[in-house]
RNA sequence: CUUAUCAAGAGAAACUGAGGGACUGGCCCUAUGAAGUUUCAGCAACCACAUGCAUUGAGCAUGUAAAGGUGCUAAUUCCAGCAGAACGUUGUUCUGGAAGAUGAG
Numbered sequence: 001c002u003u004a005u006c007a008a009g010a011g012a013a014a015c016u017g018a019g020g021g022a023c024u025g026g027c028c029c030u031a032u033g034a035a036g037u038u039u040c041a042g043c044a045a046c047c048a049c050a051u052g053c054a055u056u057g058a059g060c061a062u063g064u065a066a067a068g069g070u071g072c073u074a075a076u077u078c079c080a081g082c083a084g085a086a087c088g089u090u091g092u093u094c095u096g097g098a099a100g101a102u103g104a105g
Base pairs, nucleotide, nucleotide: 001105002104003103004102005101006100011040012039013038014037015036019029020028021027023081024080025079026078041073042072043071046069047068048064049063050062051061052060053059077099082096083095084094085093086092087091
């Protein structure tokens, strides 16, 4: 950079000791222990694996979690940020986008 997904799911212990939720605003979490490191456990099904269909297109569907590579385990990506629509009166809802995260290339 390209592409797919992001409303579901799943935490304990040890060490340590003040921050964390990307950014900005809000709102939250946190000495009843933040972040980090380690160990063990779990979730999920992107890669993987199995089966079927397709094969100038290399994809689609279903299934498995046994082995392996990642990822994840407060709150919808915590909510909004930009644009538009409806209601309606300065807010609510919805749609698309941006940004971000993760996988694959």

This is a predicted structure of a 105-nucleotide RNA (SAM riboswitch aptamer (S box leader)) from Clostridium scatologenes. NCBI's taxonomy places the organism under Bacteria, Bacillati, Clostridia, Eubacteriales, Clostridium. The RNAcentral record of the sequence draws on MGnify. The coordinates come from a structure-prediction model, not an experiment, and the mean pLDDT is 84.